[in-house]
RNA sequence: ACGAGCCUCUGGAGAGAUCCAUUGAUUUGGACGCCGAAGGCGCAAGCGGCCCCGCCGUGAAACGCUCAGGCAAAAGGACAGAGGUGCUGAU
Repeated sequence: ACGAGCCUCUGGAGAGAUCCAUUGAUUUGGACGCCGAAGGCGCAAGCGGCCCCGCCGUGAAACGCUCAGGCAAAAGGACAGAGGUGCUGAU
């Protein structure tokens, strides 16, 4: 000097302010339709194993699923930028 992680600031998409019942209430329950960018789950190549037409294990994403979450605003938000901090690690 670099640096995962953490903190602060800034930017940050998608999709019904749907319908029915209920409540003092945006409360609670139900119905149908949607979204993917918290989180979670799945797998291609490669590698390994086996009883080797194949199967099993390992294995990535912004892909797939839609469990969770979400569908006015606010909040949240992957990710990106700036500043700070920075055990361990690595050069």
Molecule: Glycine riboswitch aptamer
Organism: Ferrimonas balearica